[in-house]
Molecule: small-subunit ribosomal RNA
Organism: uncultured bacterium
RNA sequence: GACGAACGCUGGCGGCGUGGAUUAGGCAUGCAAGUCGAGCGACGGCCCUUCGGGGUACGGAGCGGCGAACGGGUGAGUAACACGUGAUCAACCUGUCCCCACAUUCCGGAUAAUUGGCCGAAAGGCCUUGUAAUACGGGCGAGGAUCCACUUAAGGCAUCUUAGGUGGAGGGAACACGCAAGUGGUGCGGGGAGGGGAUCGCGUCCUAUCAGCUAGUUGGCGGGGUAACGGCCCACCAAGGCGACGACGGGUAGCUGGUCUGAGAGGAUGGUCAGCCACAUUGGAACUGAGACACUGUCCAGACUCCUACGGGAGGCUGCAGUCGAGAAUCUUGCACAAUGCGCGAAAGCGUGAUGCAGCGACGCCGCGUGGAGGAAGAAGGCCCUUGGGUCGUAAACUCCUUUUACUCGGGAAGAUAAUGACGGUACCGGGUGAAUAAGCCACGGCUAACUACGUGCCAGCAGCCGCGGUAAUACGUAGGUGGCAAGCGUUGUCCGGAUUUACUGGGCGUAAAGGGUGCGCAGGCGGGCCUUUAAGUAGGAAGUGAAAGGUCGGAGCUCAACUCCGACACUGCUCCCUAUACUGGAGGCCUUGAGUCCCGGAGAGGAAAGCGGAACGGUGCGUGUAGCGGUGAAAUGCGUUGAUAUGCACCGGAACACCAAUGGCGAAAGCAGCUUUCUGGACGGGUACUGACGCUCAGGCACGAAAGCCAAGGUAGCAAACAGGAUUAGAUACCCUGGUAGUCUUGGCCAUAAACGAUGAUCACUAGGUGUCGGGGUUCUCCUCGGUGCCGCAGCUAACGCAUUAAGUGAUCCGCCUGGGGACUACGGCCGCAAGGUUGAAACUCAAAGGAAUUGGCGGGGGCCCGCACAAGCGGUGGAGCAUGUGGCUUAAUUCGAUGCAACGCGAAGAACCUUACCCAGGCUUGACAUGCACCUGCAAGCUCCCGAAACGGAGUCGCCCUCGAGGGUGGUGCACAGGUGGUGCAUGGCUGUCGUCAGCUCGUGUUGUGAAAUGUUGGGUUAAGUCCCGCAACGAGCGCAACCCUCACGGUCUGUUACCAGCGGAUAAUGCCGGGGACUCGGACUGAACUGCCUCUGUAAAGAGGAGGAAGGUGGGGAUGACGUCAAGUCAUCAUGCCCCUUACGCCUGGGGCUGCACACAUGCUACAAUGGCUGGUACAAAGGGUUGCUAACCUGCAAAGGGGUGCUAAUCUCAAAAAGCCAGUCUCAGUUCGGAUUGGGGUCUGCAACUCGACCCCAUGAAGCUGGAAUCGCUAGUAAACGCCGGUCAGCCAUACGGCGUUGAAUACGUUCCCGGGCCUUGCACACACCGCCCGUCACGUGACGAAAGUUGGUUUUACCCGAAGUCAGUGAGCUAACCGCAAGGGAGCAGCUGCCGAAGGUAGUGCCGAUGAUUGG
Repeated sequence: GACGAACGCUGGCGGCGUGGAUUAGGCAUGCAAGUCGAGCGACGGCCCUUCGGGGUACGGAGCGGCGAACGGGUGAGUAACACGUGAUCAACCUGUCCCCACAUUCCGGAUAAUUGGCCGAAAGGCCUUGUAAUACGGGCGAGGAUCCACUUAAGGCAUCUUAGGUGGAGGGAACACGCAAGUGGUGCGGGGAGGGGAUCGCGUCCUAUCAGCUAGUUGGCGGGGUAACGGCCCACCAAGGCGACGACGGGUAGCUGGUCUGAGAGGAUGGUCAGCCACAUUGGAACUGAGACACUGUCCAGACUCCUACGGGAGGCUGCAGUCGAGAAUCUUGCACAAUGCGCGAAAGCGUGAUGCAGCGACGCCGCGUGGAGGAAGAAGGCCCUUGGGUCGUAAACUCCUUUUACUCGGGAAGAUAAUGACGGUACCGGGUGAAUAAGCCACGGCUAACUACGUGCCAGCAGCCGCGGUAAUACGUAGGUGGCAAGCGUUGUCCGGAUUUACUGGGCGUAAAGGGUGCGCAGGCGGGCCUUUAAGUAGGAAGUGAAAGGUCGGAGCUCAACUCCGACACUGCUCCCUAUACUGGAGGCCUUGAGUCCCGGAGAGGAAAGCGGAACGGUGCGUGUAGCGGUGAAAUGCGUUGAUAUGCACCGGAACACCAAUGGCGAAAGCAGCUUUCUGGACGGGUACUGACGCUCAGGCACGAAAGCCAAGGUAGCAAACAGGAUUAGAUACCCUGGUAGUCUUGGCCAUAAACGAUGAUCACUAGGUGUCGGGGUUCUCCUCGGUGCCGCAGCUAACGCAUUAAGUGAUCCGCCUGGGGACUACGGCCGCAAGGUUGAAACUCAAAGGAAUUGGCGGGGGCCCGCACAAGCGGUGGAGCAUGUGGCUUAAUUCGAUGCAACGCGAAGAACCUUACCCAGGCUUGACAUGCACCUGCAAGCUCCCGAAACGGAGUCGCCCUCGAGGGUGGUGCACAGGUGGUGCAUGGCUGUCGUCAGCUCGUGUUGUGAAAUGUUGGGUUAAGUCCCGCAACGAGCGCAACCCUCACGGUCUGUUACCAGCGGAUAAUGCCGGGGACUCGGACUGAACUGCCUCUGUAAAGAGGAGGAAGGUGGGGAUGACGUCAAGUCAUCAUGCCCCUUACGCCUGGGGCUGCACACAUGCUACAAUGGCUGGUACAAAGGGUUGCUAACCUGCAAAGGGGUGCUAAUCUCAAAAAGCCAGUCUCAGUUCGGAUUGGGGUCUGCAACUCGACCCCAUGAAGCUGGAAUCGCUAGUAAACGCCGGUCAGCCAUACGGCGUUGAAUACGUUCCCGGGCCUUGCACACACCGCCCGUCACGUGACGAAAGUUGGUUUUACCCGAAGUCAGUGAGCUAACCGCAAGGGAGCAGCUGCCGAAGGUAGUGCCGAUGAUUGG
């Protein structure tokens, strides 16, 4: 795009079309084929009547004629001369019709109707009587025609045809009407038209898992039969005929003009209309006839239905309507013969479900309408909203106008050249009424035009493909809006297109699907140069045909269109004739370049057979010799004192042939390797004598064909499936080890497959080179050339990779093969095979991919280089104990919440007794504890005292401020907006943070390369802590990172100098920078200098490195701050902020109490220890950095002590916390659960605080637990570091701080090195990974389900063979029974009939065969 459509929602009108596609299933009822009195007789009606009869535009039945073979329906069958197209009939027929000509004579016997009788339920039948014809029979006649014989001429196509002559044979009729004229009929013959029959060429679906078919089969002679040829039929004879150009079989199907689609070529289709065919309940058969083997005829058989008196009968809608059934689905039991046509008739006319019309159905096409104009900075209402507004929207309302349609009234056709109009009071015309009667459907994520809100929450649902939906859904549902089409719109189904996705036009096969394992080769296809001929292909011209309709173009008619009519073209085809001869083909002749032959020569694991050889191996014998051997990662099994292994000599056996050896050679491939001989194939080079296209390819076919495997007979050293044992392992039916049988070897025969690979069929020609190598040749040549075999590389090709004279380039010929993945190298069937199996080779079902090449990452029990307390080397810990703290778990009314590998767990928390506090219980409040606004009311708050109460809350009293007296501000109350939420979502977010990682990386612009993803730069060679720098380079630059700039520590200088300092000067004290002073020093502060591989030596192209000097400091001097692009949906909605959702007398707020501290347990981080490098006691020395006014606190006094009293100083370089500790000196303890260790518990106190019960710290006395250095495992640290020691701070009333953040004091050991573990960086490689190895993914098993296959069988359909039975009927025979016409005086004859018989013969039966289904316990993938 299309449709004979169906379904859903909706539906105003008209025109033209169209409508049982399924059950060729069954059918009630009516109608669909009659007509003629001018063929005939009788009867009846009516009229007249002289009663004898006559007339009649009347009626039904009968005889007779014509028609009924047309028209109408359907598509079951049919793969066929059925159809289409073009030829042919010299092998034919033809009623009615037209033209021509002639004729139409004489006789005869019956019969239906009718009458009477009989049988039967009926259908129907029998007997009798009786009559006519254009019914039937016979005679005469005869031109022409026909046939036979002879003959002449012309023509053709083999048989023959046409025309003529002579002789012979048989063969014809019907009349009717009319006064007549005449009209109609009838008979013979000739011609025509139209119709039919037969034959042939070409075209006409799928299947080879159908490969062979055929006995009337193929042909002949003779006959029969037919309108006619013919095995059409029969007898005899011969053995043919068809088939890979697809016979035979199976499946499916009416064919065509046309129709749909498509640019075309094609593909699909055959409804309506038209042509042809076939069929008429199923099967068979003939009769009549011009025509039938006959839709509404006959006979028989079967099934079915109906009637019946049970004896018998009747029927055939695939005609028009209609009905039932089945189905998704397809109409009125209408009107009329007015028109067109058909039948009959002389005609009038009659008949006609053909046809013309109407009805029903949006089923299709076409046309029309559902109003038009004006109308707001834009009503109401809906929807959205950032609350401003936007949008539906000029849309509506409203004003003016119109009347197609509708309704109503009136007129009223053409269709008919005289009459006749179903349609139809229709089309059409006119008047009137009044915007009046008339809009839906689908879509809105992309493809694809059109977006928002709400609801829902992987639910409900959507979906053509991709895919939407798990709480912000433009994708579901609804609404608003929008888009599209419109009396329709969507959905489903089917066909074509897109699909160059079966490729003729117009594809491919190295790796995506696809080259046969290889060769030989018949058929087939294709084929070198020249000449002649032919004209099949081919081309040009002409003729016939190609029905009409349809199509295209032009025109015309319905108001337009659809529709219809006219004209032209087209119908790409087939046939015939003429012409042309380039090319292809056919025929003939010639040629040598393709191909082959011949001569000479060398190369080779080419093949087959026979023989020979040495090394190794195993075995045997003897000798030497002694305890092990062997084997492995390590072992064991095994062998060995009966003497192994090892070693010497000799012998036996089988298999394979080291070195040469190669990137080499040969062969068609498989494949071929010691040496010699024999036989034998091919290739190559050179010569250029011969043949003369002999060629190439090759479906089938034939041959060869690794390994394994099979059969038979041998052989068997080694090796070695199976098997056994030992190991390994969670297991180990494996990898490893010890053994070991088939087999491996030979001969003969099978098998026929491989990643049989160059994953690349064969042949020929052409298209740059370079460099190896094998064989040969040349004027022996740095060169050329022929044939092979490799690598690199240009053009070109390729999706890329790559190929590239050995093509995957450019062309030609032939063969094979492919058409998404799985199912499936499968099933069934066939063929082959001894078997194993091979070959050929589907479908159901299922998926939306499977796949190729390349790219970027990530990963690897891949590789290379490098780094890091990563390992190693060391020191000290953790893991064991007790306690502290955190977490899990458990418990609980609650034990609030978060953090969860590294990167949660002394984390948020730098301070949970109340508070904090978010949790629980209880008591209370509701505009609220807090903010803002509005309205109204209110002299009111706070403070203090008292009462209730656990408190909050509530109640009472007291006190009391400004003012202009209106009010305002403030306070309180009521009400409305709102507040509030540590409620949810860190997977809606901002911000902040952790981590990889202070790792050296991450990118961009331009250029270049690539179809592209991308690459290059950033890789490479060096170097560095570093993508740091240097060199090179299709790259050149740049950015974020690195480094540096900043802070601090280490040295110096300058300046400055109090509260710090005190060398020199002076003063004072018991003593002290205490004082005057000083600016030297220390120190504080500011500024500045200094370090840059700068200098030297060596190495290096350079960057740089090694060493050295100087220097306080040396190669980033130590430390800090500083964290690239990004990753982890990492963490945080409970810091804060914030979208959405949720709560609103509660999920908000206040208060008391409790909980966060709960304890069988597990983990993490710490502290203290286990002691003598120690504990205790006494004495004594040296820091840094900090804090302090609701604060730090001195001296002094009291207390054993915590602490108390006290009050000085200090807003701090001034005063104070403040004592530093380890250390040093001295004493004691003496290896013990201790003078170690301090948990736990009892008692007594101190302090903070409203309050230490749950639940604080500290002090004193007493108590004195575990613990004697810690399993597997594991952590930190490379120098002022580890370790050890103490000091300070924040938070804080106090403190569970052993934490955290800082400070100094004392002060080590070790690093060979980068193999390994962990993490990281760069390059490279493989990848089936990309959520990226915590990836991906395979198979069994368990359960359920679907489709398909197999299966003992069971069952249905169809085909076919043999036989039996054999209806109707044709034909043949018979015909003793019967018979009107003719002959005959008669008898009888002629001519017939019934009956009977035979051949054939449908249905049926019996026994099988093939094919196709259905079903089947169980079973398979």